[in-house]
Context: one part of a larger RNA
RNA sequence: UCCAGCGAGUUAUAGGUAGUGGCUUGGUUAAAAUAAAGAUAUUGAAGCCAUAGUGAAAGCGAGCUUGAAGAGAGCGUUUUGUCACUAUUUAUAGACCCGAACCCGUUUGAUCUAACCAUGUCCAGAAUGAAACUCAGGUAAAACUGAAUGGAGGUUCGAACCGACUAAUGUUGAAAAAUUAGCGGAUGAGGUGUGGUUAGCGGUGAAAUGCCUAUCGAAAACGGAGCUAGCUGGUUCUCCCCGAAAUGUAUUUAGGUGCAGCAGUUAAGAUUAUAGCGUAGGGGUAAAGCACUGUUUCGGUGCGGGCGGGUAAUACUGUACCAAAUCGAGGCAAACUCUGAAUACUACGUGUACACUUAACUAGUAAGACUAUGAGGGAUAAGCUUCAUAGUCAAGAGGGAAAGAGCCCAGACCAUCAACUAAGGCCCCUAAAUAAUUUCUAAGUGAUAAAGGUAGUGAAAAGGCUCAGACAACCAGGAGGUUUGCUUAGAAGCAGCAAUCCUUUAAAAAGUGCGUAAUAGCUUACUGGUCUAGCAAUUUUGCGCCGAAAAUUUACGGGACUAAGAAGUUUGCCGAAGUUAUGGGAUAUAAUAUUUUUUUAUAUCGGUAGGGGAGCGUUCCAUUAUAGGUUGAAGUAUUAGCGAAAGCGAAUAUGGACGAAAUGGAAGUGAGAAUGCUGGA
Numbered sequence: 001u002c003c004a005g006c007g008a009g010u011u012a013u014a015g016g017u018a019g020u021g022g023c024u025u026g027g028u029u030a031a032a033a034u035a036a037a038g039a040u041a042u043u044g045a046a047g048c049c050a051u052a053g054u055g056a057a058a059g060c061g062a063g064c065u066u067g068a069a070g071a072g073a074g075c076g077u078u079u080u081g082u083c084a085c086u087a088u089u090u091a092u093a094g095a096c097c098c099g100a101a102c103c104c105g106u107u108u109g110a111u112c113u114a115a116c117c118a119u120g121u122c123c124a125g126a127a128u129g130a131a132a133c134u135c136a137g138g139u140a141a142a143a144c145u146g147a148a149u150g151g152a153g154g155u156u157c158g159a160a161c162c163g164a165c166u167a168a169u170g171u172u173g174a175a176a177a178a179u180u181a182g183c184g185g186a187u188g189a190g191g192u193g194u195g196g197u198u199a200g201c202g203g204u205g206a207a208a209u210g211c212c213u214a215u216c217g218a219a220a221a222c223g224g225a226g227c228u229a230g231c232u233g234g235u236u237c238u239c240c241c242c243g244a245a246a247u248g249u250a251u252u253u254a255g256g257u258g259c260a261g262c263a264g265u266u267a268a269g270a271u272u273a274u275a276g277c278g279u280a281g282g283g284g285u286a287a288a289g290c291a292c293u294g295u296u297u298c299g300g301u302g303c304g305g306g307c308g309g310g311u312a313a314u315a316c317u318g319u320a321c322c323a324a325a326u327c328g329a330g331g332c333a334a335a336c337u338c339u340g341a342a343u344a345c346u347a348c349g350u351g352u353a354c355a356c357u358u359a360a361c362u363a364g365u366a367a368g369a370c371u372a373u374g375a376g377g378g379a380u381a382a383g384c385u386u387c388a389u390a391g392u393c394a395a396g397a398g399g400g401a402a403a404g405a406g407c408c409c410a411g412a413c414c415a416u417c418a419a420c421u422a423a424g425g426c427c428c429c430u431a432a433a434u435a436a437u438u439u440c441u442a443a444g445u446g447a448u449a450a451a452g453g454u455a456g457u458g459a460a461a462a463g464g465c466u467c468a469g470a471c472a473a474c475c476a477g478g479a480g481g482u483u484u485g486c487u488u489a490g491a492a493g494c495a496g497c498a499a500u501c502c503u504u505u506a507a508a509a510a511g512u513g514c515g516u517a518a519u520a521g522c523u524u525a526c527u528g529g530u531c532u533a534g535c536a537a538u539u540u541u542g543c544g545c546c547g548a549a550a551a552u553u554u555a556c557g558g559g560a561c562u563a564a565g566a567a568g569u570u571u572g573c574c575g576a577a578g579u580u581a582u583g584g585g586a587u588a589u590a591a592u593a594u595u596u597u598u599u600u601a602u603a604u605c606g607g608u609a610g611g612g613g614a615g616c617g618u619u620c621c622a623u624u625a626u627a628g629g630u631u632g633a634a635g636u637a638u639u640a641g642c643g644a645a646a647g648c649g650a651a652u653a654u655g656g657a658c659g660a661a662a663u664g665g666a667a668g669u670g671a672g673a674a675u676g677c678u679g680g681a
Base pairs, nucleotide, nucleotide: 001681002680003679004678005677006676011093012092013091014090015089016088017087018086019085020084021083022082023081026049027048028047032043033042034041035040053060054059063075064074065073066072096234097233099231103224104223105222106221107220108219114198115197116196117195118194119193120192121191122190123188125157126156127155128153132149134147135146136145137144161185162184163183165182166181167180168179169178200216202212203211204210209218237615238614239613240612241611242610247260248259249258250257251256261365262364263362264361265360266359267358268357269356276350277349278348279347280346281345287339288337289336293333294332295331297329298328299327300326301325304322305321306319307318308317309316368393369392370391371390372389373388374387375386376385377384398409399408400407413584414583415582416581418580419579420578424574425573426572427559428558429557433571435570436569437568438567439566440565446561452546453545454544456543457542458541459540460539461538464535465534473530474529475528476527477526479503480502481501484498485497486496509524513522514521585605586604587603588602589601590600591599593597616670618667619666620665621664622663623662624661628658635654636653637652638651641648642647
């Protein structure tokens, strides 16, 4: 991992509700008794529910209570129950099943290990050389010095022994802690044998929460015990009808629960409810505005202040400073409004697609997700977060978006090798136009992006110059006063400052740029000629270009495409589980005829949690005095046929003794999941 078997809403009691049945001259017995083999039958009125309510109660009573009340108000009076059974639900019990860590009680443990007690035992060899003493020197005597002797030490090196610092190996190991190579202590607070003591709310601890038999922040065994688990996992056959929620509020509450909301079932109600339409309303949002409240830029006037002049002190006066207030122009606002929509909402009327309201019973839900729009938070970030309105998913399949819960189209009862369409498409992959028409694009733009840049190219607009010759090019001129004045070493058109005139002219600056130390030189403005028809600049706009760097693979889904790209116009076609066609089924309602139900019409038939309805099958029991069965039962294997499904089931083979069917009843009644349990492979 697979296979087979086992494996989870049960039972009792007491209530609620629904259905069915009995009785209703109200219903019913409990304990117990009698009879009987037993099932059961007959007794048994104690009790319970109902028959009258009301009040806290005494009590009163079709009324009662409150109250001073004959008021008002509250609850009643105008009738249907009760006992069983079945289903469902609630409560109490283990209460659908499996699952803790814990807590408590009673016992058993110191053969492991910790400490202690008693009694034994063990420590190769080597090194160092304390005190003390002896001898010699030395002293008044000591001290002191030297040499011997001596053999101290939680002393040194190092085996046994004890330990465990490092690394590798090992990690389903040789081993539930080891091996190998090194390592520490090794006469001591040393190691070790045997016997004993201390026990869990405890012991022991040179203290690590360590150790107390592979168990230690409280041992182990058994019991309380099926502890409890607002938590996780699992919970077994079929079909039919309806079908949610992820919100509000409260919560020692936030992953739980109560009430409400939304679902189902069964009744009742009135023509109510709702979409749409009509009429009538209030508003202060969007927008807009600046009349208020604030905020804000520029300009005019300039209260007051600063600075300067002025006075002995004032006065007075100036100001390219600041600036109240006011005037003009221009902005901003969720907590501004002189204004002010669309929607939405309310009321009334109209309206009828089976929607609405009420009651009882039974739920689930109370983690929501994204998209669009209006907002708050955030950074006008997030597949972010919090609200509101709508949609989809959730619980929704089908077509499109290459592929995709939440986007676009569209809501799947079943069948069909039929038709029409939606979104989206029509060169090939790939169903349908290599369709038509008018333009644009040359970038493979299309087929990712900004500020900014662009004599790329198309369209539009308004002016200007131009056959009296424009624009460009070429030829020629481009002068004189004058080297203007100042400045400067120099300054001559061309370092800088000031001024920028006059003359000759077709025209020519007191000079546009280069250049020189300063001159010189080249050039431009300006003018003539040659040439010849458009030229230069501006604004708006379509499509492009640059800006443009990323990690598996070139990448529009691909091939490829100059349209098979972009913007319009037009006609066809394809395209879904949509719609239609044909046949069939189910549910509801209505009609119809009939009384087993038949026929017709209309509508409906996606579905998680969940509610309701109808069935299939398994084991056992009762009834049919059971059918059947060695001429072959059950079981097993294969497979026609039938049914909407669970299933039913003829036949063949195997098997070798039991055992259907119908109608009822009772349940150890259906497995694929529980890191399920047992067995096997």